Notes:
This is a predicted structure of an 82-nucleotide RNA (transfer RNA) from Flavisolibacter tropicus.
RNA sequence: GCGGAUGUGGCGAAAUUGGCAGACGCAUCAGACUUAGGAUCUGACGCCGCGAGGCGUGUAGGUUCGACUCCUAUCAUCCGCA
Repeated sequence: GCGGAUGUGGCGAAAUUGGCAGACGCAUCAGACUUAGGAUCUGACGCCGCGAGGCGUGUAGGUUCGACUCCUAUCAUCCGCA
């Protein structure tokens, strides 16, 4: 230099014949239980906003009524070729 794979909440991971993003698990926080802790159970848990609501899939654009999914460029990591 050329080609390919991967990139999604704090972590792992699902949704990819275009149609509710974050299911599910872990961690964390609050509560219940306990003398206390653990275990167990219940709830919460991306960002902005008092709220209604808006934004968010590596980054920046494009196509589309609608994009994690398709197209272009680019960044990072890994693999192969030279």
Notes:
Its Rfam family is "tRNA". It is annotated as a transfer RNA. Lineage of the source: Bacteria > Pseudomonadati > Chitinophagia > Chitinophagales > Flavisolibacter. Model confidence (mean pLDDT): 81 of 100.